[in-house]
Context: one part of a larger RNA
RNA sequence: ACGAACGCUGGCGGCAGGCUUACACAUGCAAGUCGAACGGGCUCUUCGGAGCUAGUGGCAGACGGGUGAGUAACGCGUGGGAACCUACCUAUAAGUACGGAACAACUCAUGGAAACGUGGGCUAAUACCGUAUGUGCUCUUUGGAGUAAAGAUUUAUCGCUUAUAGAUGGGCCCGCGUUAGAUUAGCUAGUUGGUGAGGUAAUGGCUCACCAAGGCGACGAUCUAUAGCUGGUCUGAGAGGAUGAUCAGCCACACUGGGACUGAGACACGGCCCAGACUCCUACGGGAGGCAGCAGUGAGGAAUAUUGGACAAUGGGGGCAACCCUGAUCCAGCCAUGCCGCGUGAGUGAUGACGGCCUUAGGGUUGUAAAGCUCUUUCGCUAGGGAAGAUAAUGACGGUACCUAGUAAAGAAGCCCCGGCUAACUUCGUGCCAGCAGCCGCGGUAAUACGAAGGGGGCUAGCGUUGUUC
Numbered sequence: 001a002c003g004a005a006c007g008c009u010g011g012c013g014g015c016a017g018g019c020u021u022a023c024a025c026a027u028g029c030a031a032g033u034c035g036a037a038c039g040g041g042c043u044c045u046u047c048g049g050a051g052c053u054a055g056u057g058g059c060a061g062a063c064g065g066g067u068g069a070g071u072a073a074c075g076c077g078u079g080g081g082a083a084c085c086u087a088c089c090u091a092u093a094a095g096u097a098c099g100g101a102a103c104a105a106c107u108c109a110u111g112g113a114a115a116c117g118u119g120g121g122c123u124a125a126u127a128c129c130g131u132a133u134g135u136g137c138u139c140u141u142u143g144g145a146g147u148a149a150a151g152a153u154u155u156a157u158c159g160c161u162u163a164u165a166g167a168u169g170g171g172c173c174c175g176c177g178u179u180a181g182a183u184u185a186g187c188u189a190g191u192u193g194g195u196g197a198g199g200u201a202a203u204g205g206c207u208c209a210c211c212a213a214g215g216c217g218a219c220g221a222u223c224u225a226u227a228g229c230u231g232g233u234c235u236g237a238g239a240g241g242a243u244g245a246u247c248a249g250c251c252a253c254a255c256u257g258g259g260a261c262u263g264a265g266a267c268a269c270g271g272c273c274c275a276g277a278c279u280c281c282u283a284c285g286g287g288a289g290g291c292a293g294c295a296g297u298g299a300g301g302a303a304u305a306u307u308g309g310a311c312a313a314u315g316g317g318g319g320c321a322a323c324c325c326u327g328a329u330c331c332a333g334c335c336a337u338g339c340c341g342c343g344u345g346a347g348u349g350a351u352g353a354c355g356g357c358c359u360u361a362g363g364g365u366u367g368u369a370a371a372g373c374u375c376u377u378u379c380g381c382u383a384g385g386g387a388a389g390a391u392a393a394u395g396a397c398g399g400u401a402c403c404u405a406g407u408a409a410a411g412a413a414g415c416c417c418c419g420g421c422u423a424a425c426u427u428c429g430u431g432c433c434a435g436c437a438g439c440c441g442c443g444g445u446a447a448u449a450c451g452a453a454g455g456g457g458g459c460u461a462g463c464g465u466u467g468u469u470c
Stems, first nucleotide, its partner, number of pairs: 001468002004466005011342006017335002019300001023298003027295003032059003037056002040053005066253003075178007084170002089166008097131004106121006136147004151158002179225003186216003191213008228250004232243004255276005278289004306332001308331003314328001315326004345375004355366004379411001380407006389397001414459005419440003425454005435442002
């Protein structure tokens, strides 16, 4: 010093923090939104319209939140680099023309226990496709070739397409730094390089064909073990050592392993497919699931909290907006887990009271301590008022913080130690017993070392012990 635990004790407040088994998870919630893209359905209607909505479609589910299993690596840190992409946002320039065919919903029939389907028919769009145009952009043999769009409305706007630039975010490459072991000395065939091709947003053995035989290594390759990295944190005069909880940046992972799809972005925690283990449902034919999100449960453990409130603020997604969603977040609850602050009274009071303990029996000590007297009311409690945080409105927190009045010293002290190290001593009990102990060591009849008492020392809502680090 600690994300601590245990024992004894425990008044209040502020600010923080709070699973070890990447073990298994009941239940609820954690990502939706848009009717100002679209057809339909339902409800209400003052017949003007209004509202709700399963489906198609758009945007968002790649952020936010969790965890540290893996990883000794361009993973991270730092400094550079060239061959790249970037939805939404900003700026600039130009455009937004003409057509077409479907598929859900719906309806009919039908399969299945369910999950979920199958077939026929109808239909809309900002869904899909074609033609035109080309400010531009791409390719080019410089002749030319290719390439876009979507509308909606409450008439104010919101959109759509192409191109350029910016901003933001990201991908890639390199120098240097980044644990231990030689009781690991050789390792490597896409291996190292070249040519050509493919692939990618992009460089590249990234992949493939052919060619060459290279490449790494005692300046430690390979192998093994361990480990997320950093800003930082702890310690220390520093150098250094240890560490990587909370907060912040980066990385990796999402039951285990593999794979791609969609998309500007994923090889995607609450998406899809396959395989596996496990759990659940089943009419045995077949299906469903993934808390390392927030709570919570079981198990494990010395050990770590509520199945809480609110979107009021900050921020995020959708929407023109109203608004909706948000276990992000803001708050509240529990825990002395830590840090900090405050209190448990103040003054006066000597027949130095009673009692206790010691005693040389005179006295000493506890001790101004108590009582008594005079005060005060922090905190608490009771009552009244009552915010800021919010902007015209909107406050979960919260009748909270705070203010005022009242109340009565009234409700609030313990823990460890006293042989030396090390501050603090006597009596009794015990008798190498019972016991103590960090080290030295105490105890066998006068124990300042065991147990108790009186007294004393230290710290104090804590004090000790254990563990770990410097």
Annotation
Small-subunit ribosomal RNA, 5' domain from an uncultured bacterium, 470 nucleotides, folded computationally. Model confidence (mean pLDDT): 87 of 100. It matches the Rfam family "Bacterial small subunit ribosomal RNA".